Context: one part of a larger RNA
Formats: sequence, structure tokens, C1' cells
RNA sequence: UCAUUCUUAAGGAACUCGGCAAAAUAAUUCUGUAACUUCGGGAGAAAGAGUGCCUUUUUAACUAAAGGUGGCACAAAAAAAAGGAUAGCGACUGUUUACUAAGAACACAAGACUUUGCAAAAUUGCAAAAUGAAGUAUAAGGUUUGAUGCUUGCCCAAUGCUGUAAUGUUAAAUGGAAGCGUAAAUGCGCUAAAAUGAAGCUUCAGUGAAUGGCAGUCGUAACUCUAACGAUUCAAAGGUAGCGAAAUUCCUAGCCACUUAAUUGGUGGCCCGCACGAAUAGCAUAACGACUUUCCUACUGUCUCAAGAAUGAGCCCA
Repeated sequence: UCAUUCUUAAGGAACUCGGCAAAAUAAUUCUGUAACUUCGGGAGAAAGAGUGCCUUUUUAACUAAAGGUGGCACAAAAAAAAGGAUAGCGACUGUUUACUAAGAACACAAGACUUUGCAAAAUUGCAAAAUGAAGUAUAAGGUUUGAUGCUUGCCCAAUGCUGUAAUGUUAAAUGGAAGCGUAAAUGCGCUAAAAUGAAGCUUCAGUGAAUGGCAGUCGUAACUCUAACGAUUCAAAGGUAGCGAAAUUCCUAGCCACUUAAUUGGUGGCCCGCACGAAUAGCAUAACGACUUUCCUACUGUCUCAAGAAUGAGCCCA
């Protein structure tokens, strides 16, 4: 010096991206226990008190009560929850990158759309055949959202899908007018118009929990500001409810309030939303989380600021 371990005056997070690490809590009995809530929970919430030994009574019990008694300390060692408040995300238990990621990602119950009538659709295979299924629409496949609660607005112009169809276009095929070759032929061969002719495209509808989309300019109220109101252009329709500086806000450390002595943080509110928004779901939500944010109590060598000790290694000598 390094590794592991232990102790520490006063202070107590001033450390640091961040209480990382450490400390603290811990058993059992009794008392007591908030908001919120899906009435199950939350909850061991929180916060308190007791615990040895002896005697008597009591008990199935070393169970309970009363009295006494020693110590600073009686769950006398060891093992053995820190707690609370707030916001976000995901409902939950579960799953995952074997060897840098455990999560807000995946899954999930549940919702919705869609395909499929059984020799099912779908999938594998050249095929036979197999899975689906020894199932039968309360079933099976695909896509999507993701408990629950309240909801899920407008647009079918584009793209897709479904349906429809008098017409148009049209391949092979059918057809065979007309023409040509062969010395001749009623033969053989070649070329070939009209006409008939499927799907598709074209046409017309429907369809958003299909792919997707959901404007701009100008003016206006008796201070000012603002604009319920009006005008105008474009569009298929111009973003509804709810939420909003947000896991989304560039400007931005937005503005106001609370929190601090001091806050680019956090929470609540505002709403010029650069560039939220409704199953690519919107908003709320008890419980849950080795998730993420902020704060408080307790606690501490994280720090002010270091010191000492133990063991092992290193180093020196043999």
C1' cells in the first nucleotide's frame, strides 16, 4: 500500500448523478391503527407498552393475575421487517436478452374486428398425407387493444377490403369472310377480317376497434386586452370528450403558488399543445412492483476529516 473485518469525539447526507455503501429496524404478547378503496383490502399501517428471577393463586400449558426482588441493560448471545408522504408507468401473479439490459418491454384475464358450415378456414408437404381435431361457430385460425370504471367524436377523397354491374377493355380458344402457294384438282398447305369470349382493370356502392387523416387568413365589444360574432380561401373532414411545459414543450430554468436559508428538481394550477387525443386507445383508478421521480422521520465514517485496531497478502531479512 491492497483485500476482508471492527470501532470512533462533535456534527448527521454537508457526500454523491443518486443515501451507492454502511448504519438503523427486527422475536413474541397486549394496546392501537389514517387517507383511500373494486369493501376483499390498505394493515405487521403508523404509534405505544411489556418480557429476568422468586412466592402465592390459577391453567391442559413455561397459561394468566397479584405480590416481592437484583442489575445501566432480562427477545441479555445468534438468527431475525426501517417507516411514512408524493407523482409517473404497467392493473395484478407470471415471462425475458444462459455470459453488460428484469424493465415502463413480453404475456395475461378481458374487449373488438375478421376468416371458417366441416373433405372447414389456416399451416406443412412435389404428392400420398398430416396438424387443425378423434374438435364443429359457447369451435378453430388471423389481426389488434390489454384488469376494472367512464368513454371511444368527425372524415370513405386516397390506399385496402367486401359487394354490385347494363356497358367498355381483353388472353387462349371457338370462328372462318377474304387472300396466297401448288402444272391440274371437288386435293393438300399457308395467312387470316368480322363475330363469340374469363378473371382483372374500368363503373357504382358500402366499410375506421381497416392503412390512415382530422386547415389558414382578415376584421369585430363604450379605456385597454381579448373575441361569443362576422367575412373569405381551401379540404374527404377540419381534433369532439378528456388531458396538457407531460416518459410528449423547441423557445424554457415558461408564468403563479407550495416545498428550501438558497431548488435547472418535485407537487398543484395556468394553457401560445414548436410537435396530446380517443382500442397505434383517451382519461381516472384500490391493490401489487428487486421499476422510475421528489420529499420527510429514524439512522449512520457517505461526508466535514480523518484516526485507531484485527486477519491475510505485499515488501525486507534469513